[in-house]
RNA sequence: GCCCUCGUAGUUCAACGGAUAGAAUAGGGGUUUGCGGAACCCCAGAUGGUAGUUCGAUUCUACCCGAGGGCA
Numbered sequence: 001g002c003c004c005u006c007g008u009a010g011u012u013c014a015a016c017g018g019a020u021a022g023a024a025u026a027g028g029g030g031u032u033u034g035c036g037g038a039a040c041c042c043c044a045g046a047u048g049g050u051a052g053u054u055c056g057a058u059u060c061u062a063c064c065c066g067a068g069g070g071c072a
Stems, first nucleotide, its partner, number of pairs: 001071007010025004018055001027043005048064005
């Protein structure tokens, strides 16, 4: 330099182009307990960036940024 794959809550993962972007775990609060832990209930938390296509984009396209891999 070229090509391929990937980028979503703190973390690990979902989401035929259309629902309020969902779950586990972590975090906060509560119930319980002699105090904790466990269990149960509740709360908050995310689409890497900019454009484009579309009635509608997490999803499709281009470029940039970042991670991994291959070739030279």
This is a predicted structure of a 72-nucleotide RNA (transfer RNA) from a Pseudomonadota bacterium. Taxonomically the source falls in Pseudomonadota (Bacteria, Pseudomonadati). The sequence is in RNAcentral, with records from ENA. Its Rfam family is "tRNA". Its family is annotated with triplet codon-amino acid adaptor activity in the Gene Ontology. Rfam classes the family as a transfer RNA. The coordinates come from a structure-prediction model, not an experiment, and the mean pLDDT is 81.